[in-house]
RNA sequence: UGCUUAUCGAGAAAGACUGAGGGAAGGGCCCUACGACGUCUUAGCAACCUGAAAACAAGGUGCUAAUUCCCAUUCCGGAAUCGCCGGAAGAAGAUGAGCG
Repeated sequence: UGCUUAUCGAGAAAGACUGAGGGAAGGGCCCUACGACGUCUUAGCAACCUGAAAACAAGGUGCUAAUUCCCAUUCCGGAAUCGCCGGAAGAAGAUGAGCG
């Protein structure tokens, strides 16, 4: 990096360094010099793996703004002074595990 598979409405901070963008991509809408994003340390949350018979502890990875922040594509229903609302599916993404 690719394939398979499960989950994605909850949950979870502070310090140091850095310094301008960031929230995957399109459109929105947000976060951000009252320092975002990123890195490190400690702390925490708890999804998967692991675990002594079970449960737990410890451990491996992960995560700690907003439903995967919202929408888009397809189908169904409602509305039709309508471009909206709701549900399901798909595509894409993130994370874990297994395999090549």
A computed fold for a 100-nucleotide RNA from Algoriphagus marincola DSM 16067, annotated as SAM riboswitch aptamer (S box leader). The coordinates come from a structure-prediction model, not an experiment, and the mean pLDDT is 81. The organism belongs to Algoriphagus marincola, within Bacteria. It was read from a public genome assembly, where an Rfam model found it.